[in-house]
This is a predicted structure of a 1497-nucleotide RNA (small-subunit ribosomal RNA) from an uncultured bacterium.
Its Rfam family is "Bacterial small subunit ribosomal RNA".
The coordinates come from a structure-prediction model, not an experiment, and the mean pLDDT is 85.
C1' cells in the first nucleotide's frame, strides 16, 4: 500500500431482526375428535415462506468533487431551539368503531408488475372518556426563562409473554401514554485565526433597514407586500485563480516553512442536476419521483440500473494488493431471550514500501599455497583470507510436544457441571544432524572516505557543481585493490534545512540590484513638559474555565530485545473568564514653553513675473573708396568674386544673445536664474523675546512644478543648425572635415512629462575632535577711522580624527551614532519588451510579465600586459658617416618540383655557408638487388664438439655469403672437470623506428638588459604593498641622502685569461752592442763589409714566471659638507684603458628522442644485420647566406721591404735534379724558439695599358695532363693551351660597423686519403669618416595613468544578413472549456387556489341522505435539464508576420574597450545595409602637453 480517470464496471458478498404486535400457510412431530376407512377436522410444539405491523436502516463503511464559506479550528452566545432509543421521578393503559395486505376468484403483461371482485387480524388506523402538558387573556415577576392565580379553548394510550387464581381477580417481566428533569447528539448566531492575484477597483435589487404577513424545531430579507435609500470597500469589497479544515506529520537550534496518507475529530459529495416524501432525525451511497448522459434487457408496446462499500476487472498511469477465513474476540442492529445480520472488525495472503530484530558462522591457522593484480623484476597485494585443525548451534530442515487470547452462554439439587477460537497444529518448548542452504548494491578527480593496470584516442562515454575524454585518462569502458552501507544498495521526484538568498527573530539601496526629477498635502504612521484620572494596550511566582483521544517529551510495565502496544506524569506557548500592578503607550481632563506658528527691527541675492530700455557684436540693404583674389583645410576642393567680391569708410534694417564685473561667489524645492531701470511678487538669513500654546514631522493614493527634445495653433527668423545637397578624405565613407541650408533654436497661448532629472546619497529631529578658506548677519575687544582680533548664527567650500564601509571612500552638510515616516530592491539574458489597463493629437509615458536561455552577470581594489597616455632614461635604434646586399656569374643552404631514392632534422627575429670542423665507396640513416636469423654487439644457461685462436688454399659469386679441403694442435686439474673457441637450442640482442606536447642533459632567444627575490619588522580583511618608490648619481638596484623600514641573497661590479708600460728573475734552440777567432767578399793597403759559426757575453729584443703599476689617489671647480661630475697634474695607461671568459628570476610546451641517456609505445627470417649498385649531387622555378667583378685609388710585367699566429712522425719534408706547370724523382734536417710549411699580401719602385665589354671579368666549353685514392661515369680537386658569357656600381625594399674599429690585404688551422673551403675558427699588416641631436622608427629599463585585456592588443568586442533548432507577442480567422445576464419552454414537486369527479370510520339521521374531512383533477407562483440571443473570460490551433534565445571554426564592416583613433554616456529628434552618424541639452562613470585618415588575427 491507486498521490492519476470523483474513468467505465462483469459476479459475489456488504442491512436487517422481531412470531413475546398480526392473520395467512407448507413441511414435520406429539396429540385429540370423527370416519364411509379413502380420509377430515382440532390442539400443542418445531422449522420454513411471503404479507401486515414495529425498530433500524440518518449508525458503521468510502472518496475529497464541490466548498475561500462560520465549511474548518479556536472562544463565547441560544431569554431564538429541537432531541428516537437510554437513565430518574410522578403518573396513566377506561371504553368503543371501521377498514386493509396476506389469501381466495377473474383479469392485462414480454418482462417490470398492475387492475378488478370477494374474506381476516393486531401494539396497524379512527371516535369518545380523564388529563397539573400547550395556547390564548388579565394581574405581578419577566429579552420569547421561570413562578403564582382566575377564565377560556385544545388535547393520550396497546397490548403481549409468564405465574397464580377462590376464574372475580392478583403478581412478575415486556411494551404503551402523559408530565418533569438528566445524559448524550444536533440545529442556529457571534469574536478571532489561517491561500494566491490590484495586470480584478469599485460591487450590491431582496440588495441594506423598517412595518405587516408567511414559513421553520428556532431567530433571521428565510420567503411576500409596501415603505425608505440604504449597504460593502484600498484593514483589499468584487471579480479570477487554487484548495475539503484541523489534531497532527516532515523540517529547523528556534522563529518559521512545507504538508493535511495511515489514525482521530469536522466538513462535504455518493452517475451529473432538480425535488420532495418517510422519520425523532435524510432533503437519505446499498429509499423514491422527475430531468440529462450512458450500460443492459425487451416480444419494440415498455422495462432495468449507479463499487467514492470488502474483493475484483478494464482502462488511465512511473505507481499501489486477495473475486482469501471468520463472526472466536471487540463493536453494531433487532430480539424478553436462545439466537440472526454485521467485507464494521478480528485475522490470512500479496509487495523489503516502512520501522524494529537476527542470520549467512566463531576460534586457531604462513609453506605467507595455488591463482588473480601490480612491479623498480627484488618484490608487493588480495591475504589469516582459502586449504587445513578445532568449535558453536540462530535460522532453514526432521521429529515430539503445543498455548494465551474464553469472558460470557446454557443447564443446575446452587456444591457444581457443559459448551464456544477464524488465525492455528500458528507462537512457543524439548530432541535430532550439520558450517551445512542464505550477500548484495554503490562508489574511490575536488567538494567526499576510498588507486593502480590495460582498452580507447574531444571518439566511444561521464557529469550534482566545477568540469573529465584529441595516445601513458586515479573522471569514460573492464580489471584488481580500495572505501562506503549491507539485505539492502543505488537512481528520479518531493519537502524542510544549509540559504541572515524575503531578513519577525535577522538584510540591505553612493559606486554591486535598489532614492519617486522636485514639492504641496488626504488617510495612515509617529509625537514635547507637568499633574489628576481611567486601566484598552502591557504586565502578574495569582485563580477558575477549556485546550478530546491520539501523536511527540518524561517515568514505568508487556511481547526473549527492539519497532510496536499498555499505563502514569507532564506539556499543549492559544482562547474566555476572575483578581492585582500603573512604569511606558493609548483614552479622559487641567496646565506649561524648550517644538512650531505669530510679531517688531535690520540684511543679502542672476528667486519669480511683467513692461520699458542700452550698447558691442554677427548678418543683410543702400552709398563711397579700391583691385583679384576671398574663403576654406592636414593639403584640397565645393562656395563666392571683373555684373567688382574680400578688404575699407559712412548710413539703414532685423533678430538673438548680454563681453569684462564673474569666484572655488550668490539665490531658489527641484528643473533653473546672469545688461540696465520700474512695477507686482515668493522664499531665506540675523537680532529681539511681545503673543498662540503641540498648532509637530512624515506622507500611501491625491494634486502642482518639472532641461533639453517633440507636438498643435499664429507670429517671428540675425546667427547657429538635425534633414537634405554639393566638395573632400577612403577599399567603401549613409562619418569625422569644408561650402551651403529646411525644420528648429526666439515670441504668446495650449499639449506632452522625460534626462548620467546626479552628491549616481529621499525627509525631518538629536547627538558625536579639530584645521584652513569664502557669502550673510550678530555681539565683543582695540582703534579717530579704515583694517584687525576674539566669538556667535545660517550657507558654501578643502582637508583630517574618532567611527562607517567589500573596497574606493564618507566623516557636524556623514556614507558615523539614534529615533519617526516614506519610497526602493532580490543573479544575469529574455526586457523597462509583449499582453491589459490609464493618460496623450502624434511621438511615446506610466504600470509592468512569462515561455526560453545562461553559470555567471557586477563593484571595489590588486598583480601584470598593453594603449595611435604621460614623464625620464638607454642601445649602431634612428641621425650623421663608411661599405655592403637587393641587378650579374659562380659557389653553397633552403623552398618547390621532380625521383626508385633525391635519408633526417632545422622554420620570423632566434630555420636557411645550420646539425656536416670535409657525401666519389665507406660515412649513410635513403632507394633497387643479393644474402642472412641468438644475429655486425653483450651477457647467461644447456648439450655437443674438441682443441681454438690463427693462418693457407679451391669452387660459386658483382660481393656478401655460401660449399669444401690443409696446417697448427693450447692452458689449469683435486682428473670429476673448468678456462677457450665452434656447432645446435633456450634466455636475449638489435632498430638514426614513434612520442622533444612524457623526459634528463645540452642549447638557442629576450640579454651584459638590470633587473628578479627573501627573511624579521610595518602597512592591509585580502589579494598585496613596503623595502626595490623619492631626490641627486652611475654602464649598472652603480652609489650617496632621504624614508617603516633593517638587513641579506642571486644578478651588476670585483676576483680570472689576454693585451697595453715598468722591474726582478729566466739564458737554449731565442738575442749579439762591446772583446777574441772562424769562414766569405770588396780594396793596392789601411780598412771596410757579410755570417752568431766558435769562445763568449747577460747589456737589448725575446721566451714565461713572478711582481709593481690605476685607488677619482692628488689639486681646482660644480653640487647638499654627500655620491658623483667637469677640468686638470703626474703617468705608457684615468675613471668598468681594450678584448674574452662569465648569461640572475624567468618566457617562447623555443631547438634536440638523428650526439648522448631515458620512460611509454611499436619491429622481431625484419622497420635487426650484412653485401653490390645507386641516390643525398636531380632542375622550368624561388628565397638566403657569400665568392668574384664590373675596372686606372685599376689590370699586366720586372724589382724591392715588413708580420702574426699555427701546423708537422701513416706527418711537414729543404737544398739538389725533371718537367711550361700542376707535379715527380730524391731524400739532408725535424716529434722541432733548433728543421720544415713560409714565397706573406696590400705597400714601395720602375714600366705597360688608356676608357674599351677592354690587357676589366672570368662563367661556360674543347683538348692535353697531374695527384689522392680498391675505384674520380654519374660525383673529387688542380695544372697547361684554347675559348671567352652575363656583367659598366644594380628597382621598391634592406644589412654590417663609433677606433686600431668600419674597409682592404694576405696568413695559418680544423675536418680530412683527396676534396668541391669562395665556408667556418683564428693571425696579424694598411688604416678611416661621423655621431647637431632624441622629434621619429624598432627594442629595452624605470615612475605614473586608462582599461570591458590576463593565451595578455595578434587581446576583446558590437550590429545587420545567412544557415539549423526552441519558446513567444500579432494575426483574417478556425474551434474548445468556464461563470453571468435577458428572453423562451417548462418535468418532478412543495405551496396556495379550486376541486362539479372520488371517499369505511366522526356528527345528523330509521333510511336514503347530507354535514365535517379528505383525495384524484384542473389553475396558479418558483422551479432542475433544454432552446435563442447579445456579450465577457480562458485555453487550443491559424496563412501570415514582429522580435527574442541558443548554435567549434560563414558574410559585411569596426561601434565599444587605451585619448579605442571623432572622449563616452544619457533624453529627445531626424537619417543611415549594420554596427551607428548628427542636432539640441545634460553628466564624468573623459584620457591629455599639440598635428589628416589608415581594416583585422
Nucleotide at each position: 500500500g491507486c498521490c492519476u480517470a470523483a474513468c467505465a464496471c462483469a459476479u459475489g458478498c456488504a442491512a436487517g431482526u422481531c412470531g413475546a404486535a398480526c392473520g395467512c400457510u407448507g413441511c414435520c412431530u406429539g396429540u385429540u375428535c370423527c370416519u364411509u376407512c379413502g380420509g377430515g377436522g382440532g390442539c400443542a410444539g418445531g422449522c420454513g415462506g411471503a404479507g401486515u405491523g414495529g425498530c433500524g436502516a440518518a449508525c458503521g463503511g468510502g472518496u475529497g468533487c464541490g466548498u475561500a464559506a462560520c465549511a474548518c479550528g479556536u472562544g463565547a452566545g441560544u431569554g431564538a431551539c429541537c432531541u428516537g432509543c437510554c437513565c430518574u421521578g410522578c403518573u396513566u393503559c377506561g371504553g368503543g368503531g371501521g377498514a386493509u395486505a396476506a389469501c381466495c376468484g377473474g383479469g392485462g403483461g414480454a418482462a417490470a408488475c398492475c387492475c378488478c371482485g370477494g374474506c381476516u387480524a393486531a401494539u396497524a388506523c379512527c371516535g369518545c372518556a380523564u388529563g397539573g402538558g400547550c395556547c390564548c387573556u388579565g394581574u405581578c415577576u419577566u429579552u420569547g426563562g421561570g413562578g403564582a392565580c382566575a377564565g377560556g379553548g385544545u388535547g393520550a394510550a396497546a397490548g403481549g409473554a409468564u405465574c397464580u387464581u377462590u376464574c372475580g381477580g392478583g403478581g412478575u417481566c415486556c411494551g404503551a401514554g402523559g408530565c418533569a428533569g438528566g445524559a448524550g447528539g444536533g440545529g442556529c448566531u457571534c469574536g478571532c485565526g489561517g491561500c494566491g492575484u490590484a495586470u480584478c477597483a469599485g460591487c450590491u435589487a431582496g440588495c441594506u433597514g423598517g412595518u405587516g404577513a408567511g414559513g421553520u424545531a428556532a431567530c433571521g430579507g428565510c420567503u411576500c407586500a409596501c415603505c425608505a435609500g440604504g449597504g460593502c470597500g484600498a484593514u483589499g469589497a468584487c471579480g479570477c485563480g487554487u484548495a475539503g479544515c484541523c489534531g497532527g506529520u516532515c523540517u529547523g537550534a528556534g522563529a518559521g516553512g512545507a504538508u493535511g496518507a495511515u489514525c482521530g475529530g469536522c466538513c462535504a459529495c455518493a452517475u451529473u442536476g432538480a425535488g420532495a416524501c418517510u422519520g425523532a432525525g435524510a432533503u437519505a451511497c446499498g429509499g423514491c419521483c422527475c430531468a440529462g448522459a450512458c450500460u443492459c434487457c425487451u416480444a419494440c408496446g415498455g422495462g432495468a440500473g449507479g463499487c467514492a462499500g470488502c474483493a475484483g476487472u478494464g482502462g488511465g498511469g512511473a505507481a499501489u494488493c486477495u473475486u482469501g477465513c471468520g463472526c472466536a474476540a471487540u463493536g453494531g442492529g433487532c430480539g424478553a431471550a436462545a439466537g440472526c445480520c454485521u467485507g464494521a472488525c478480528g485475522c490470512a495472503g500479496c509487495g523489503a514500501c516502512g520501522c524494529c530484530g537476527c542470520g549467512u558462522g566463531g576460534g586457531g591457522g604462513a609453506g605467507g599455497a595455488a591463482g588473480g593484480u601490480c612491479u623498480u623484476c627484488g618484490g608487493a597485494u588480495c591475504g589469516u583470507a582459502a586449504a587445513c585443525c578445532c568449535c558453536u548451534g540462530u535460522u532453514a530442515g526432521g521429529a515430539g510436544g503445543g498455548a494465551c487470547g474464553a469472558a460470557g452462554c446454557c443447564c443446575u439439587u446452587c456444591g457444581g457441571g457443559g459448551u464456544u477460537g477464524a488465525c492455528g497444529g500458528u507462537a512457543c518448548c524439548u530432541c535430532c544432524a550439520g558450517a551445512g542452504g542464505a550477500a548484495g548494491c554503490a562508489c574511490c578527480g575536488g567538494c567526499u572516505a576510498a588507486c593502480u593496470c590495460c582498452g580507447u584516442g574531444c571518439c566511444a562515454g561521464c557529469a550534482g557543481c566545477c568540469g573529465c575524454g584529441g595516445u601513458a585518462a586515479u573522471a569514460c569502458g573492464g580489471a584488481g585493490g580500495g572505501u562506503g552501507c549491507g539485505a539492502g544498495c543505488g537512481u528520479u521526484g518531493u519537502u524542510c534545512g544549509g540559504a541572515a538568498u524575503u531578513a519577525c527573530u535577522g538584510g540591505g539601496c553612493g559606486u554591486a540590484a535598489a532614492g519617486c526629477g522636485c514639492a504641496c498635502g488626504u488617510a495612515g504612521g509617529c509625537g514635547g513638559u507637568g499633574c489628576u484620572u481611567u486601566a484598552a494596550g502591557u504586565c502578574u511566582a495569582c485563580c477558575g474555565g477549556u485546550c478530546c483521544a491520539a501523536u511527540g517529551c518524561c517515568g514505568g510495565g508487556g511481547c526473549u530485545c527492539a519497532a510496536c502496544c499498555c499505563c502514569g506524569a507532564g506539556c499543549g506557548u492559544g482562547c474566555c473568564g476572575g483578581a492585582g500592578a500603573u512604569a511606558c503607550u493609548g483614552g479622559a481632563g487641567c496646565a506649561c514653553u524648550g517644538g512650531a506658528g505669530a510679531c517688531a527691527g535690520g540684511c543679502a541675492g542672476a528667486g519669480g513675473c511683467a513692461g520699458a530700455u542700452g550698447g558691442a557684436a554677427u548678418u543683410c540693404c543702400g552709398g563711397g573708396u579700391g583691385u583679384a583674389g576671398c574663403g576654406g583645410u592636414g593639403g584640397a576642393a565645393u562656395g563666392c568674386g571683373u555684373a567688382g567680391a574680400g578688404a575699407u569708410c559712412c548710413g539703414g534694417a532685423a533678430g538673438a544673445a548680454c563681453a569684462c564685473c564673474g569666484g572655488u561667489g550668490g539665490c531658489g524645492a527641484a528643473g533653473g536664474c546672469g545688461g540696465u531701470c520700474u512695477g507686482c511678487u515668493g522664499g531665506g538669513c540675523c537680532u529681539g523675546a511681545u503673543c498662540u500654546g503641540a498648532c509637530g514631522c512624515u506622507g500611501a493614493g491625491g494634486u502642482g512644478c518639472g532641461a533639453a527634445g517633440g507636438c498643435g495653433u499664429g507670429g517671428g527668423g540675425a546667427g547657429c543648425g538635425a534633414a537634405c545637397a554639393g566638395g573632400a578624405u577612403u577599399a567603401g565613407a549613409u562619418a569625422c572635415c569644408c561650402u551651403g541650408g529646411u525644420a528648429g533654436u526666439c515670441c504668446a497661448c495650449g499639449c506632452g512629462g522625460u534626462a548620467a532629472a546626479c552628491g549616481a546619497u529621499g525627509g525631518g529631529c538629536a547627538c558625536u575632535a579639530g584645521a584652513c578658506g569664502u557669502g550673510g548677519g550678530g555681539c565683543g575687544g582695540a582703534u579717530c577711522g579704515a583694517c584687525c582680533c576674539g566669538u556667535u548664527c545660517c550657507g558654501u567650500g578643502u582637508c583630517g580624527g574618532a567611527g562607517c564601509u567589500a573596497a574606493c571612500g564618507c566623516g557636524u552638510g556623514a556614507a558615523g551614532u539614534g529615533c519617526c515616516c516614506c519610497g526602493c530592491c532580490u543573479g544575469g539574458g529574455g526586457a523597462g519588451u509583449a499582453c491589459g489597463g490609464c493618460c496623450g493629437c502624434a511621438a511615446g509615458g506610466c504600470u509592468g510579465a512569462a515561455a526560453c536561455u545562461c553559470a555567471a552577470a557586477g563593484g571595489a581594489a590588486u598583480u601584470g600586459a598593453c594603449g595611435g597616455g604621460g614623464g625620464c632614461c638607454c642601445g649602431c635604434a634612428c641621425a650623421a658617416g663608411c661599405g655592403g646586399u637587393g641587378g650579374a656569374g659562380c659557389a653553397u643552404g633552403u623552398g618547390g618540383u621532380u625521383u626508385a631514392a633525391u635519408u633526417c632534422g632545422a622554420a620570423g627575429c632566434a630555420a636557411c655557408g645550420c646539425g656536416a670542423a670535409g657525401a666519389a665507396c665507406c660515412u649513410u640513416a635513403c632507394c633497387u638487388g643479393g644474402g642472412u636469423u641468438u644475429g655486425a654487439c653483450a651477457u647467461g644457461c644447456u648439450g655437443u664438439u674438441g682443441a681454438u685462436c690463427c693462418c693457407c688454399c679451391g669452387g660459386u659469386g658483382a660481393a656478401a655469403g655460401c660449399c669444401g679441403g690443409g696446417g697448427u694442435u693450447c692452458c689449469c686439474u683435486u682428473c670429476g672437470g673448468g678456462g677457450c673457441a665452434g656447432c645446435a637450442g633456450c634466455a636475449c640482442a638489435g632498430g638514426u623506428g614513434c612520442u622533444g606536447c612524457a623526459u634528463g642533459g645540452c642549447u638557442g632567444u629576450c640579454g651584459u638588459c638590470a633587473g628578479c627575490u627573501c627573511g624579521u619588522g610595518u602597512c592591509g580583511u585580502g589579494a598585496g604593498a613596503u623595502g626595490u618608490u623619492g631626490g641627486g648619481u652611475u654602464a649598472a638596484g652603480u652609489c650617496c641622502c632621504g624614508c617603516a623600514a633593517c638587513g641579506a641573497g642571486c644578478g651588476c661590479a670585483a676576483c680570472c685569461c689576454u693585451u697595453g708600460c715598468c722591474g726582478a728573475c729566466u739564458g737554449u734552440u731565442g738575442c749579439c752592442a762591446g772583446c777574441g777567432g772562424g769562414c766569405g767578399g770588396a780594396g793596392c793597403g789601411a780598412u771596410c763589409c757579410g755570417c752568431g759559426c766558435c769562445g763568449g757575453g747577460g747589456a737589448c729584443u725575446c721566451u714565461g714566471u713572478c711582481g709593481g703599476g690605476a685607488c677619482u689617489g692628488c689639486c681646482g671647480g660644480u653640487g647638499a659638507c654627500a655620491a658623483a661630475c667637469c677640468g686638470g697634474a703626474g703617468g705608457a695607461a684615468g675613471g668598468u684603458g681594450g678584448g674574452g671568459a662569465c648569461g640572475a628570476c624567468g618566457u617562447c610546451a623555443a631547438g634536440u628522442c638523428a650526439u648522448c641517456a631515458u620512460g611509454g609505445u611499436c619491429c622481431u627470417u625484419a622497420c635487426g644485420c650484412c653485401c653490390a649498385g645507386g641516390g643525398c649531387u636531380a632542375c622550368a622555378c624561388a628565397c638566403g647566406u657569400g665568392c668574384u667583378a664590373c675596372a686606372a685609388u685599376g689590370g699586366g710585367a720586372g724589382g724591392g721591404a715588413c708580420a702574426a699566429a699555427c701546423c708537422g712522425a701513416a706527418g711537414c719534408g729543404a737544398g739538389g735534379c725533371c718537367g711550361u706547370g700542376a707535379g715527380g724523382c730524391g731524400g739532408a734536417g725535424c716529434g722541432a724558439a733548433u728543421c720544415g710549411g713560409a714565397g706573406a699580401a696590400a705597400c714601395c719602385c720602375u714600366u705597360u695599358c688608356u676608357a674599351a665589354g677592354u690587357u676589366c671579368g672570368g662563367a661556360u666549353u674543347g683538348c692535353a695532363g697531374u695527384c689522392u685514392g680498391c675505384a674520380a661515369c654519374u660525383c673529387g680537386a688542380c695544372u697547361g693551351c684554347a675559348u671567352g658569357a652575363a656583367g659598366c656600381u644594380g628597382g621598391a625594399a634592406u644589412c654590417g660597423c663609433u677606433a686600431g674599429u668600419a674597409a682592404u690585404c694576405g696568413u695559418g688551422g680544423g675536418u680530412c686519403a683527396g676534396c668541391u673551403a669562395c665556408a667556418c675558427c683564428a693571425c696579424g699588416g694598411u688604416g678611416a669618416a661621423u655621431a647637431c641631436g632624441u622629434u621619429c622608427c624598432c627594442g629595452g629599463g624605470c615612475c605614473u595613468u586608462g582599461u570591458a585585456c590576463a593565451c595578455a592588443c595578434c587581446g576583446c568586442c558590437c550590429g545587420u544578413c545567412a544557415c539549423g533548432c526552441c519558446a513567444u507577442g500579432g494575426g483574417a480567422g478556425u474551434u474548445g472549456g468556464g461563470a453571468g445576464c435577458g428572453c423562451c419552454c417548462g418535468a418532478a414537486g412543495u405551496c396556495c387556489g379550486u376541486g362539479g369527479g372520488c371517499c369505511a370510520a366522526c356528527c345528523c339521521g330509521c333510511a336514503a341522505g347530507g354535514g365535517a374531512g379528505g383525495c384524484a383533477g384542473c389553475g396558479g407562483c418558483c422551479g432542475a435539464a433544454g432552446g435563442c440571443g447579445a456579450g465577457c473570460u480562458u485555453g487550443a490551433u491559424g496563412a501570415c508576420u514582429g522580435g527574442g534565445g541558443c548554435g567549434a571554426a560563414g558574410u559585411c564592416g569596426u561601434a565599444a574597450c587605451a585619448a579605442g583613433g571623432u572622449a563616452g554616456c544619457c533624453g529627445u529628434a531626424g537619417g543611415g545595409g549594420a554596427a551607428c552618424c548628427u542636432g539640441c541639452g545634460g553628466c564624468u562613470g573623459g584620457a591629455u602637453c599639440a598635428c589628416c585618415u589608415c581594416c583585422u588575427u